Annotation: Bacterial RNase P class A from a Planctomycetota bacterium, 400 nucleotides, folded computationally. Its mean pLDDT, the model's own confidence on a scale to 100, is 75. The model forms 95% of the base pairs in the Rfam consensus. NCBI's taxonomy places the organism under Bacteria, Pseudomonadati, Planctomycetota. It matches the Rfam family "Bacterial RNase P class A". Rfam links the family to the GO terms tRNA processing, ribonuclease P activity and dimeric ribonuclease P complex. The gene name in the source record is rnpB.
[in-house]
RNA sequence: GGAGCGGGCUGAGCGGCCGCUGCGGCGGCAGGCCACGUAUGGCCGGUCUUUGGACCGCGCCGCACAGGACGCCGCCGUGGAGGAAAGUCCGGGCUCCACAGGACUCGGUGGUGGGUAACGCCCACCGUCCGCAAGGACCGGGACAGUGCCACAGAGAACAGACCGCCGAUGGCCGGCCACGGCCGGCUCAGGCAAGGGUGAAACGGUGCGGUAAGAGCGCACCGCGGUCCUGGUGACAGGACCGGCACGGCAAACCCCACCGGGAGCAAGACCAAGCAGGGCGGAAGGAGCGGUCCGCUCCAUUCGACGCCCGGGUAGGUCGCGCCGAGGCGCUGAGCAAUCAGCGUCCCAGAGAAAUGGCCGCUCUCGACAGAACCCGGCUUACAGGCCCGCUCCGGCU
Numbered sequence: 001g002g003a004g005c006g007g008g009c010u011g012a013g014c015g016g017c018c019g020c021u022g023c024g025g026c027g028g029c030a031g032g033c034c035a036c037g038u039a040u041g042g043c044c045g046g047u048c049u050u051u052g053g054a055c056c057g058c059g060c061c062g063c064a065c066a067g068g069a070c071g072c073c074g075c076c077g078u079g080g081a082g083g084a085a086a087g088u089c090c091g092g093g094c095u096c097c098a099c100a101g102g103a104c105u106c107g108g109u110g111g112u113g114g115g116u117a118a119c120g121c122c123c124a125c126c127g128u129c130c131g132c133a134a135g136g137a138c139c140g141g142g143a144c145a146g147u148g149c150c151a152c153a154g155a156g157a158a159c160a161g162a163c164c165g166c167c168g169a170u171g172g173c174c175g176g177c178c179a180c181g182g183c184c185g186g187c188u189c190a191g192g193c194a195a196g197g198g199u200g201a202a203a204c205g206g207u208g209c210g211g212u213a214a215g216a217g218c219g220c221a222c223c224g225c226g227g228u229c230c231u232g233g234u235g236a237c238a239g240g241a242c243c244g245g246c247a248c249g250g251c252a253a254a255c256c257c258c259a260c261c262g263g264g265a266g267c268a269a270g271a272c273c274a275a276g277c278a279g280g281g282c283g284g285a286a287g288g289a290g291c292g293g294u295c296c297g298c299u300c301c302a303u304u305c306g307a308c309g310c311c312c313g314g315g316u317a318g319g320u321c322g323c324g325c326c327g328a329g330g331c332g333c334u335g336a337g338c339a340a341u342c343a344g345c346g347u348c349c350c351a352g353a354g355a356a357a358u359g360g361c362c363g364c365u366c367u368c369g370a371c372a373g374a375a376c377c378c379g380g381c382u383u384a385c386a387g388g389c390c391c392g393c394u395c396c397g398g399c400u
Stems, first nucleotide, its partner, number of pairs: 001396010012365007020080010033068002041061003044057005082371001086382002089380005094266004106262005111125005126140001127138004141257002146255002148251003163197002165193003170190002172187006205223006224246001225244008270321004279312005287301005327349001329348008366369001
């Protein structure tokens, strides 16, 4: 310098002005609401009276006042989307419902060990395959429990088979020779074989030597395979020794078997408060309502078709909580561990709406800006993404 492998971070920056929204503080507004208290006001009752009124009542109503909660407005301070907020695929928290026990069924997971609240996630390791390597992929339990399937091609596809081919030792036929015991040659008829060719995803171990008529685990060596034992490892598994001539093809993302896991629904979960209307109970003509509040006044309504007041339960609209104040939380340091992760200490508080806020304009700079917007919360996975930065490693080439 080139090619590549693995991992991490980031997701334009600065300034000005104007807005949106959560929280806190201060100030202002209200002819909206509410608890308690009640006069110098009013009503009711009683006593006295000079008939004007006065006094009394643990009597009733009740304004101003003062206070409280909430609301609205303004100012100040402070916070305001993501690495995926997405898909809603997996796991959990939380909430409500269900739940004696057993059997059956259904779904999921699937090498081993560890991590975790849990997982189908993560880490480490094992095995097989791919890559020169760094590394990568794996839908990685069981095919002597049983059932089933293996298209096309091919002779034959699972207690297999002979198309081309090889042989013809043995038996048969023909010919020749003969020392009469047989020998040689031919045919390839019976028959033997499965080495080679061919088909296929797959053809009943592979390579080599021996052997044979030709062949064949027929014999032997090595490899593979199976069994027993030993050693190492927590384990998956690995290494070794001996034995066996090979018996046991593949498919379980076919049924199935084995082990383990799994109750259902989801924040429109669910909890609390509660107008109006309807219902129930008690009181009930002493009144009630309107005219902006109070007093007076006026008007209207109400008296058996029950106004009105108080209470009750369920509960609609609506409101409050759940809900972001505290967590499987962020950051930093230290320690344990190969790592995932865990422990301790310090420090920080970091969106929270309820039809949904996080935006707009301007100026400057640059490498000219991708995918994309929280809605109960969290851990993962997957998918989308313009670019930029960093770390570790491998192979090849060059120079010193």